[in-house]
Context: one part of a larger RNA
RNA sequence: GACGAACGCUGGCGGCACGCUUAACACAUGCAAGUCGAACGAGCGGAGAGAAGCUUGCUUUUCAAAGCUAGUGGCGGACGGGUGAGUAACACGUGAGCAAUCUGCCUUUCAGAGGGGGAUACCUGUUGGAAACGACAGUUAAUACCGCAUAAAAUAAUUUUACCGCAUGAUAAAAUUAUCAAAGAUUUAUCGCUGAAAGAUGAGCUCGCGUCUGAUUAGCUAGUUGGUAAGGUAACGGCCUACCAAGGCAACGAUCAGUAGCCGGACUGAGAGGUUGGACGGCCACAUUGGGACUGAGACACGGCCCAGACUCCUACGGGAGGCAGCAGUGGGGAAUAUUGCACAAUGGAGGAAACUCUGAUGCAGCGAUGCCGCGUGAGGGAAGAAGGUUUUAGGAUUGUAAACCUCUGUCUUAGGGGACGAUAUGACGGUACCCUAGGAGGAAGCUCCGGCUAACUACGUGCCAGCAGCCGCGGUAAUACGUAGGGAGCGAGCGUUGUCC
Numbered sequence: 001g002a003c004g005a006a007c008g009c010u011g012g013c014g015g016c017a018c019g020c021u022u023a024a025c026a027c028a029u030g031c032a033a034g035u036c037g038a039a040c041g042a043g044c045g046g047a048g049a050g051a052a053g054c055u056u057g058c059u060u061u062u063c064a065a066a067g068c069u070a071g072u073g074g075c076g077g078a079c080g081g082g083u084g085a086g087u088a089a090c091a092c093g094u095g096a097g098c099a100a101u102c103u104g105c106c107u108u109u110c111a112g113a114g115g116g117g118g119a120u121a122c123c124u125g126u127u128g129g130a131a132a133c134g135a136c137a138g139u140u141a142a143u144a145c146c147g148c149a150u151a152a153a154a155u156a157a158u159u160u161u162a163c164c165g166c167a168u169g170a171u172a173a174a175a176u177u178a179u180c181a182a183a184g185a186u187u188u189a190u191c192g193c194u195g196a197a198a199g200a201u202g203a204g205c206u207c208g209c210g211u212c213u214g215a216u217u218a219g220c221u222a223g224u225u226g227g228u229a230a231g232g233u234a235a236c237g238g239c240c241u242a243c244c245a246a247g248g249c250a251a252c253g254a255u256c257a258g259u260a261g262c263c264g265g266a267c268u269g270a271g272a273g274g275u276u277g278g279a280c281g282g283c284c285a286c287a288u289u290g291g292g293a294c295u296g297a298g299a300c301a302c303g304g305c306c307c308a309g310a311c312u313c314c315u316a317c318g319g320g321a322g323g324c325a326g327c328a329g330u331g332g333g334g335a336a337u338a339u340u341g342c343a344c345a346a347u348g349g350a351g352g353a354a355a356c357u358c359u360g361a362u363g364c365a366g367c368g369a370u371g372c373c374g375c376g377u378g379a380g381g382g383a384a385g386a387a388g389g390u391u392u393u394a395g396g397a398u399u400g401u402a403a404a405c406c407u408c409u410g411u412c413u414u415a416g417g418g419g420a421c422g423a424u425a426u427g428a429c430g431g432u433a434c435c436c437u438a439g440g441a442g443g444a445a446g447c448u449c450c451g452g453c454u455a456a457c458u459a460c461g462u463g464c465c466a467g468c469a470g471c472c473g474c475g476g477u478a479a480u481a482c483g484u485a486g487g488g489a490g491c492g493a494g495c496g497u498u499g500u501c502c
Stems, first nucleotide, its partner, number of pairs: 001501003005498005012375006018368002020333001025331003029328003034075003039072002042069003048063007082286003092210007101203002106199007114148001116146002123138006154179009164169001184191002212258003219249003224246006231239001261283004265276004288309005311322004339365001341364003347361001348359004378408004388399004412443001413439006422429001446491005451472003457486005467474002
């Protein structure tokens, strides 16, 4: 000098930041991911219209707009948000490569969308169970599902030619054969659907270099190292399997053990360097512990599924339910860290044609001197140098222009009135910021130190006691070092102490 700090004393206001560093301990409660009726059948609903009966204002019946929605279906739940347990690794950083790759939505371009089929949820009936949740039968729709047709600049195979590359090889052109597609909705504006090519975005993989400590860890390794074949993947590859060979790594530190998320950055320092990775941004990993796959463009998926373990809860004992390292909040641990707040108004995200809905992302507010910055606690005059205090050589000195007193001001404050920008319409913030008027010095100063280092001294008390102390050291009867008082010094809404780093 610095801090995500804590503790002690003290505490007026505002702006901007920041706020579980410990138990990746356990969690009550609420919310945090939905949306689309312009994909679909069905149900509810019933503005309104018609008909019949007559008792002339009622009853019955038919059609039916808006609206709502459990279910099927689509898209999104792989983003956003949290945490740092694990990881010494192509995890990260940086620079290359993929002739070994994928990419929903979006953009551009080309071409297309013909004709069929069988189911099924919802629903109805029967029925099991305490519940969670089912079982059977019947029935129905689709942009759900499945054949057929069409089809190349797609894919695969074969052949030829040209050309390029660091190698495997790639690219282009031509020919033949084989295979593969589609879905409609509507308010008629459009929005969708299928195939192909390219782009953009995102992702995957490979490599060079860099990346903590220990040798009181010296040898490690059998899918291990390489090859062949088959499989698998979007893709290369012992990625996996079979067979064959015996390799591969290591004092330039393998293996083992310990520690640790990495970086942009941050702190410090003249620099070199050292330390660090909280907030913000990028990447990675994880989601009660371990394992697994499904769906999907994308996951081996925080608020999805299955299995096992621990724990908690319900139970009719047969069986079930759950996962805050999301936002608040609770218990616990701890020196220590906040509200079970408001709003989708803005920015952004998901769905939707849109209106809009959802959004604890986000925007705000609340709490905390936790930090940084700014402002204030009055200004000018005022000597009888008042009183009081302290001290004294008793004259005085000092507190001290300090106070009183006089004249002012109104930053902050209090009260009243007006009142935004952020939004062209829409404002949670917020009657906030800000402006005007009025009142009145009124409501707003402490903390540490005073032997030297180190700015600042006297008196009394104590008497190696009580105590102080960062180092040197003070205290045993005149203590500037302990305690108190007066005075002084420093910083100031803070001041000191402790801890850690330079």
A computed fold for a 502-nucleotide part of an RNA from an uncultured bacterium, annotated as small-subunit ribosomal RNA, 5' domain. The coordinates come from a structure-prediction model, not an experiment, and the mean pLDDT is 84.